[in-house]
Context: one part of a larger RNA
Molecule: large-subunit ribosomal RNA, domain I
Organism: Methanomicrobiales archaeon
RNA sequence: CCUGCCAGGGAAUGGUUCGGUUCGAGUGCCGAUGAAGGGCGUGCCAAGCAGCGAAAUGCUCCGGGAAGGUGCAUGGAGCCUUUGAUCCGGAGAUGCCCUAAUAGGACUCCUGACACUUCGGUGUCGAUCCGUAAGGAUUGGGAACGCCCCGAAUUGAAACAUCUUAGUAGGGGCUGGAGAAGAAACCAAUUGGGAUGUCGUGAGUAAAGGCGAUCGAAAGCGACUGAGUUCAAACCGAAUCCCGCAAGGGAGAUGUGGUGUUGUAAGCCCGCCGUAACGGUUGUCCGAUCUAAGCGGAAGUUGUCUGGAACGUCACACCAGAGAGGGUGAUAGUCCCGUACGCGUACGAUCGGACUUCCCGGGCGGUGUCUUGAGUACCGCGGGUUGGAAUUCUCGCGGGAAGCCGGGGGUCACUAACCUCCAAAACUAAAUACACCUCGAAACCGAUAGCGCAAUAGUAGCGUGAGCGAAAGCUGAAAAGCAUCCCUGGAAAGGAGGUCAAAAGAGCCUGAAACUGGCAGGCG
Numbered sequence: 001c002c003u004g005c006c007a008g009g010g011a012a013u014g015g016u017u018c019g020g021u022u023c024g025a026g027u028g029c030c031g032a033u034g035a036a037g038g039g040c041g042u043g044c045c046a047a048g049c050a051g052c053g054a055a056a057u058g059c060u061c062c063g064g065g066a067a068g069g070u071g072c073a074u075g076g077a078g079c080c081u082u083u084g085a086u087c088c089g090g091a092g093a094u095g096c097c098c099u100a101a102u103a104g105g106a107c108u109c110c111u112g113a114c115a116c117u118u119c120g121g122u123g124u125c126g127a128u129c130c131g132u133a134a135g136g137a138u139u140g141g142g143a144a145c146g147c148c149c150c151g152a153a154u155u156g157a158a159a160c161a162u163c164u165u166a167g168u169a170g171g172g173g174c175u176g177g178a179g180a181a182g183a184a185a186c187c188a189a190u191u192g193g194g195a196u197g198u199c200g201u202g203a204g205u206a207a208a209g210g211c212g213a214u215c216g217a218a219a220g221c222g223a224c225u226g227a228g229u230u231c232a233a234a235c236c237g238a239a240u241c242c243c244g245c246a247a248g249g250g251a252g253a254u255g256u257g258g259u260g261u262u263g264u265a266a267g268c269c270c271g272c273c274g275u276a277a278c279g280g281u282u283g284u285c286c287g288a289u290c291u292a293a294g295c296g297g298a299a300g301u302u303g304u305c306u307g308g309a310a311c312g313u314c315a316c317a318c319c320a321g322a323g324a325g326g327g328u329g330a331u332a333g334u335c336c337c338g339u340a341c342g343c344g345u346a347c348g349a350u351c352g353g354a355c356u357u358c359c360c361g362g363g364c365g366g367u368g369u370c371u372u373g374a375g376u377a378c379c380g381c382g383g384g385u386u387g388g389a390a391u392u393c394u395c396g397c398g399g400g401a402a403g404c405c406g407g408g409g410g411u412c413a414c415u416a417a418c419c420u421c422c423a424a425a426a427c428u429a430a431a432u433a434c435a436c437c438u439c440g441a442a443a444c445c446g447a448u449a450g451c452g453c454a455a456u457a458g459u460a461g462c463g464u465g466a467g468c469g470a471a472a473g474c475u476g477a478a479a480a481g482c483a484u485c486c487c488u489g490g491a492a493a494g495g496a497g498g499u500c501a502a503a504a505g506a507g508c509c510u511g512a513a514a515c516u517g518g519c520a521g522g523c524g
Stems, first nucleotide, its partner, number of pairs: 001522008014509001015474002019445002021442006027435002029141002037098003040053003044076002048072002050057001059092006068080003103111003112125005126139005145176001146174005156163001160210001186193002197224005208214001228427003231373001235258002239256001240251004263404001265372003268368001269366005279359002283355008294343003300316001301332001302315002305312001317334002319323001325337003378399007406422005461468002481508001484496003
């Protein structure tokens, strides 16, 4: 040096999974009645996590359940429990300190005033807004989703400035379980449609564009869903509302209340007819359905062989509305949990019925002295924005109407005809978005994968800080986790011995390679 063997080392590979990922369905707000989130405490022994709060590993009641329990956590001690514990579901009580934090100040602590007090203590005292007052509302948080305001740059244009990236990222405000939008001063085109939203198509079309790069609709059609309403005014004029048992007081003519809501105009006013059904809503009772923990739920633990062990082999049976799945000493329809199917029901939810409280509400004709949203419509100039082109929407400045014999629109302007609608006030479910959360599923991953985290993980650690951010799973069927003896300074290692199917002997399943050592043979 080569070959072979035996070991060490190391943790790949295989197997496994209390984790993850994606999808689907459900469900969707919490908070001054003090939240979300923290700090500090709390156990017989108690450092961490979890639970709980000086009533502290728990208290009360109702329901379920049935033999053990005293969390993770396997030890010792004591205690609880068939007078039903532990545990599970529901409803309550207690709930230190910080935190919107709210008596004042601090920063997890300190100091007050007032009222009441059984002298232990308990309660009130923030700001802003509303209200005459009594009093009331708001504040902060939430994964993404929503609306509004502010709003980049890298980039592309093969440079770059208009343009693009993009109304994106980011910042601020505000809401809800959804939000926004919404019942035509809309479209259409000579036929007509009939609030809004979302999806498909229309369509990469019309249009915009240093007409470059690029950008980019709508109507219509097909679907999902489906719902319509209320004021202001004319007219009437206290007929109204609040506190209070009442007496009484207050709001209110700068109008409480009634009426009324439309574009083939409607309302008001006048006349006539009709007034009780339908609908909404409050409460009580009844019924049905759903819903918590939960309950019932078939059939082999027969023989034989192997084995440590039968769930395997061979033989013979049985159930099946159940042969989904998991566990059990190997692969179990019939051993266990379950499964199909059925039952149960508190708090509560939905629907229906009966009674009941309150509310809403019709038609015809006629007339013209009344009403129908003003610094608005519209015009000019300038800026932003849009596909919006002379023609989108919007802001600033200036000008500025009509009022029913009225007004707006119909994609250059003006005129006429025709068509169409009624602005300058407000509300509105569903179809839509999202996934913190619950449940289910998977031709998803299987510990360098899958979430950063299968585990004391946003932990350890790093950084002045904003912030960055890991590694780390597996004995065995069962701890049966090696008694006892030898050696020894020994609670170490070793030997003997025992347990086990096997030492698989504690970072312990399998145990590859690099690398290291030993032995044997061969060659030199």